[in-house]
RNA sequence: UCUUAUCCAGAGAGGCGGAGGGACCGGCCCGAUGAAGCCUCGGCAACCGACUGGGAACCUGACAGGACCCAGGCAUGGUGCCAAUUCCGGCAGAAUGCAGAUUUCUGGAAGAUGAGA
Numbered sequence: 001u002c003u004u005a006u007c008c009a010g011a012g013a014g015g016c017g018g019a020g021g022g023a024c025c026g027g028c029c030c031g032a033u034g035a036a037g038c039c040u041c042g043g044c045a046a047c048c049g050a051c052u053g054g055g056a057a058c059c060u061g062a063c064a065g066g067a068c069c070c071a072g073g074c075a076u077g078g079u080g081c082c083a084a085u086u087c088c089g090g091c092a093g094a095a096u097g098c099a100g101a102u103u104u105c106u107g108g109a110a111g112a113u114g115a116g117a
Stems, first nucleotide, its partner, number of pairs: 001117007012041005020030003024090004042082003047078002049074001051072005058066002086110001091107005
């Protein structure tokens, strides 16, 4: 960089540090009752994973097994995460409205994380 899945659920204390942080822009928030970052401990969560059970179609000559699919529990393995829906909006369409605005809905863009390339 590309592909793909998910993103209205969930989960924080302490130490060091010392002014920023919430990707970007606008808004609105968080922050000296201590931001970012680093460390320690704790927690959340089934993406990968391993395990258990089930399944007609694929592989092996067959039993058994593998692959694939479904269900379940597992946080001890690899990641991730622990203010606010990804904090809200940004672009397009629809509804609302005489219109502008507003609000709602749908899709998209961007971003984050996993898995694969």